A computed fold for a 72-nucleotide RNA from a Candidatus Curtissbacteria bacterium, annotated as transfer RNA.
The prediction has a mean pLDDT of 82.
The source organism's lineage runs through Bacteria, Bacteria candidate phyla and Candidatus Curtissiibacteriota.
Its Rfam family is "tRNA". Rfam classes the family as a transfer RNA.
RNA sequence: GGGCUGUUGGCUCAGUGGUAGAGCGCGUUCCUGAUAAGAACGAGGUCGAUGGUUCGAUCCCAUCACAGCCCA
Repeated sequence: GGGCUGUUGGCUCAGUGGUAGAGCGCGUUCCUGAUAAGAACGAGGUCGAUGGUUCGAUCCCAUCACAGCCCA
C1' cells in the first nucleotide's frame, strides 16, 4: 500500500428497513434465624463518527476513526 471482518447497556452477544433485546452483572422487594440459591419488579443504550438514499435506517450506500486477520 491492497483486500476482508468487526464496532449495539458495565461484560459477552442477538437483532436482514417500521420509535432496540437476551444472558451475566447492578438496584429494590419477597423468601430465610442469617447467607447462598430462588422469585418478582426496576434502572441503565442518542446502536463508533459524519454525510447520503428512503415516508421511515442498528439494518442499504459513501467517507473517516479504532480493532483484528490475510496478501504484498